[in-house]
RNA sequence: AGGAUGUUGAUGUAGCAGGAAACAUAUCGGACUCAUAAUCCGAAGUCAUAGGUUCGAUCCCUAUACAUCCUC
Numbered sequence: 001a002g003g004a005u006g007u008u009g010a011u012g013u014a015g016c017a018g019g020a021a022a023c024a025u026a027u028c029g030g031a032c033u034c035a036u037a038a039u040c041c042g043a044a045g046u047c048a049u050a051g052g053u054u055c056g057a058u059c060c061c062u063a064u065a066c067a068u069c070c071u072c
Stems, first nucleotide, its partner, number of pairs: 001071007010025004019055001027043005048064005
């Protein structure tokens, strides 16, 4: 310098060929308990960034950033 793959709540992962995001753990609140733990109920919190296409984008296109790998 060129190319391939990937980036999803705090963490680990689903989601798929466009109709709007889910599970587990963690966090917070409540119930239970003399109290803590466990258990149960509930809540908050997300598609790397910026554009574009589309009625509608985590998904398609472009650029950028980061990670891994390959070639020179």
This is a predicted structure of a 72-nucleotide RNA (transfer RNA) from a Microscillaceae bacterium.
Model confidence (mean pLDDT): 81 of 100.
The sequence was found in a public genome assembly.
It matches the Rfam family "tRNA". Gene Ontology term of the family: triplet codon-amino acid adaptor activity. About the family: Transfer RNA (tRNA) molecules are approximately 80 nucleotides in length. The family's RNA type in Rfam is transfer RNA.